[in-house]
RNA sequence: GUCCCGAUAGCUCAGCAGGAUAGAGCGUUCGCCUCCUAAGCGAAAGGUCGGGGGUUCGAAUCCCUUUCGGGACG
Numbered sequence: 001g002u003c004c005c006g007a008u009a010g011c012u013c014a015g016c017a018g019g020a021u022a023g024a025g026c027g028u029u030c031g032c033c034u035c036c037u038a039a040g041c042g043a044a045a046g047g048u049c050g051g052g053g054g055u056u057c058g059a060a061u062c063c064c065u066u067u068c069g070g071g072a073c074g
Stems, first nucleotide, its partner, number of pairs: 001073007010026004019057001028044005050066005
């Protein structure tokens, strides 16, 4: 330098042939239970999907550009 993969909740990830209020587990908080704690059960908070632009009625998803991480080749 060229090309490929990844970036989504505090953490680990799913969702990616465009369309439902963007999800799961763990964690956190609250409640129930218990003599207390743990465990168990229930609930809640927490994101605008790395940044910017574009296409579209509609974008996490498609296109362009860019940042960061990993890899292949030279």